Record summary:
SAM riboswitch aptamer (S box leader), 97 nucleotides, folded computationally. The sequence was found by an Rfam model in a public genome assembly. The coordinates come from a structure-prediction model, not an experiment, and the mean pLDDT is 82.

[in-house]
RNA sequence: UCCUUAUUAAGAGUAGCGGAGGGGACAGGCCCUGUGAAGCUCGGCAACCUGCUUUAUGCAAGGUGCUAAAUCCUGCGGUAAGACCGAAAGAUGAGGU
Numbered sequence: 001u002c003c004u005u006a007u008u009a010a011g012a013g014u015a016g017c018g019g020a021g022g023g024g025a026c027a028g029g030c031c032c033u034g035u036g037a038a039g040c041u042c043g044g045c046a047a048c049c050u051g052c053u054u055u056a057u058g059c060a061a062g063g064u065g066c067u068a069a070a071u072c073c074u075g076c077g078g079u080a081a082g083a084c085c086g087a088a089a090g091a092u093g094a095g096g097u
Base pairs, nucleotide, nucleotide: 002096003095004094005093006092007091008090013042015041016040017039021032022031023030026075027074028073029072043067044066045065047064048063049062050060051059052058053056071089076086077085078084
């Protein structure tokens, strides 16, 4: 890089440094942000792996991950539909190549 598979409406800070952007890319929206964005550190969470046990809405927090809003919403298909369902794409884990 690619393939398979599971999950994707749960959960998590009034902290320190930092100093202007951010919400993956594109388009259209909507929103967060000097009452401090990104990033880093610390703290936290517990989805998967892992460990433990009294085997369950359990505990731990070692690996990865996450820590505004459903993956922020829409983009393709179904339906009368603003609602709902599905797909695609993305993200994350585990396994394979």